[in-house]
Context: one part of a larger RNA
RNA sequence: CGUUGGAAUAUUGAGGAGAUCUGACUCUAGUACGAGAGGACCGGGUUGGACGCACCGCUAGUGUACCUGUUGUGACGCCAGUUGCAUUGCAGGGUAGCUAUGUGCGGAAUGGAUAAGCGCUGAAAGCAUCUAAGCGCGAAGCCAACUCCAAGAUGAGUAUUCCAUUCCUUUAUUGGAAGUAGGGUCGUGGAAGAUGACCACGUUGAUAGGCUACAGGUGGAAGUGCAGUGAUGUAUGAAGCUGAGUAGUACUAAUUACCCAAAGA
Numbered sequence: 001c002g003u004u005g006g007a008a009u010a011u012u013g014a015g016g017a018g019a020u021c022u023g024a025c026u027c028u029a030g031u032a033c034g035a036g037a038g039g040a041c042c043g044g045g046u047u048g049g050a051c052g053c054a055c056c057g058c059u060a061g062u063g064u065a066c067c068u069g070u071u072g073u074g075a076c077g078c079c080a081g082u083u084g085c086a087u088u089g090c091a092g093g094g095u096a097g098c099u100a101u102g103u104g105c106g107g108a109a110u111g112g113a114u115a116a117g118c119g120c121u122g123a124a125a126g127c128a129u130c131u132a133a134g135c136g137c138g139a140a141g142c143c144a145a146c147u148c149c150a151a152g153a154u155g156a157g158u159a160u161u162c163c164a165u166u167c168c169u170u171u172a173u174u175g176g177a178a179g180u181a182g183g184g185u186c187g188u189g190g191a192a193g194a195u196g197a198c199c200a201c202g203u204u205g206a207u208a209g210g211c212u213a214c215a216g217g218u219g220g221a222a223g224u225g226c227a228g229u230g231a232u233g234u235a236u237g238a239a240g241c242u243g244a245g246u247a248g249u250a251c252u253a254a255u256u257a258c259c260c261a262a263a264g265a
Base pairs, nucleotide, nucleotide: 001152005163006162007161008160009159010158011157015149016148017147018146021049022048023047024046025045026044027043033038051106052105053104054103055102059100060099061098062097066093067092068091069090070089071086072085073084074083075082076081110144111143112142117137118136119135120134165178166177167176168175182260183259184258185257186202187201188200189199190198207253208252209251210249211248212247213246214245216242217241218240223236224235225234226233227232
């Protein structure tokens, strides 16, 4: 821009894409078969491999905005306590998120038309013949079925609901203004994201931050007391600190507002 008034929500599915893999063991059964050696079809069950999708409860990683220990050196006048730099200084752990090595799930079943092939009936050709007329079975393959996208499917579909007013002007629904349904701008953000887009929210508010509580992490803060000559230990005290997590709470910021927006067939 179109879809022939303008919108919101929910959909149909023309068409397209993906998937389609496979082993071993076991029962049937040491049965059928076979002199024996050996050893099934058909059918049922169990468990793997590779591949794919999703997820983070478990396991395991990462986790330079979390916690702790510690070396050298500088600073805060000194002690104590902190802090800068040294690859995040080094080292030990680790929340969320993101992950696989972790977990869950998938390939199925079924129907239709067939290939090679196997048949029925059956002439030409009194016989015979699956074929010439006619009819049937038959594959991991084909068409459906499973998952996803999908009405720009210009053949532009369907359903429900909402709006479709007022004023000025013109020869003229001609031009303009206000403005409805609705949308956008703007703002707070997001397990959404390069940017657009998408999703949530904007005071009739829990959208983000802050605060409070909790979870999780770290692992016993500072100060003070006590013990020890001291290094240090210990009590106060599962302490202090704590990014992304879960709730509650309007304290802060989402203000006021602005723009677009339809009488056709």

This is a predicted structure of a 265-nucleotide part of an RNA (large-subunit ribosomal RNA, domain VI) from a marine sediment metagenome.
The coordinates come from a structure-prediction model, not an experiment, and the mean pLDDT is 87.
Its Rfam family is "Bacterial large subunit ribosomal RNA". Rfam links the family to the GO terms ribosome and structural constituent of ribosome.